[in-house]
Formats: sequence, structure tokens, C1' cells
RNA sequence: CUCAUCCAGAGGGGUGGAGGGACCGGCCCGGUGAAGCCCCGGCAACCAUCGCGAGAUCACGCGCGCCCGCGCUUAUGCGGCGAGGUCGUCUCGCGACAGGUGCCAACUCCGGCCCGCGGCUAGUCAGCCGACGGGACAGAUGAG
Repeated sequence: CUCAUCCAGAGGGGUGGAGGGACCGGCCCGGUGAAGCCCCGGCAACCAUCGCGAGAUCACGCGCGCCCGCGCUUAUGCGGCGAGGUCGUCUCGCGACAGGUGCCAACUCCGGCCCGCGGCUAGUCAGCCGACGGGACAGAUGAG
């Protein structure tokens, strides 16, 4: 940088001693012990591995054809074309496993920018509010 996902799920102990939830605002968590580190446990299934199914493609090889050309008739072939199958490759779906990551308060905790919807104020320009909906930005994780 690109792509995919982000309203599901899953915590105890030790150490440590005041922060943490990325940023800002809000709102939360925290001496009934935050972050960090260690141990054990768990969740999930992105990647890897394996299996099943579907689709696409398929060089060579193999087989097929009321097809075409050549050859042959003491023969049963050669080439082309066409459709298809197997193997392989790719894509998609489903499943198994748990090797590489990841994760285990709150929807990525909510909002921030844009659009829509609703409400309030002001009255025809607008402002404010909404854990309402959609999209973007940002972030996180995985794969490349």
C1' cells in the first nucleotide's frame, strides 16, 4: 500500500501500584487494585493442513465421433476439427482440526465528517439534541 472482517463469543491466579478504554469530546472501568509483565485457562476460526460438493479452465497424454482430408482393402492407420472425461490449477460453498496469528468490560463503548429521519428552539435563514438509519474517515485484526 491492497483486500477481507469488526452489534457473536471467551477470565482466573501471581507480580505491580495508578492509571486505562488509540486521538478529541462524552460516558464508563479502576486501591473490592488500572496499565505493564508472568503462569494457567478459554473464545473464535483469518491463514496453514485435511475432506466433501459445485463451477470455470484444461497444454500433453488417454478414450469417443452417422464429422472432414489423406492412406489402406493382404487394411483397421495418420492428420484435422468438435464435444466431453480424468489429472492438474483457480474460484465459491460446507465441514474437520487447532499448527501460525488474534482476542477474552461496555457494538471498534458512543459520537466526531456527509446524507436521511425524528424532536426542540427560533420563526422561514438557521441552531441544538438523538446508544435513530446509511455512507465515509480513523482505528484494530488477519492475509498478501
This is a predicted structure of a 144-nucleotide RNA (SAM riboswitch aptamer (S box leader)) from a soil metagenome. The sequence is in RNAcentral, with records from MGnify.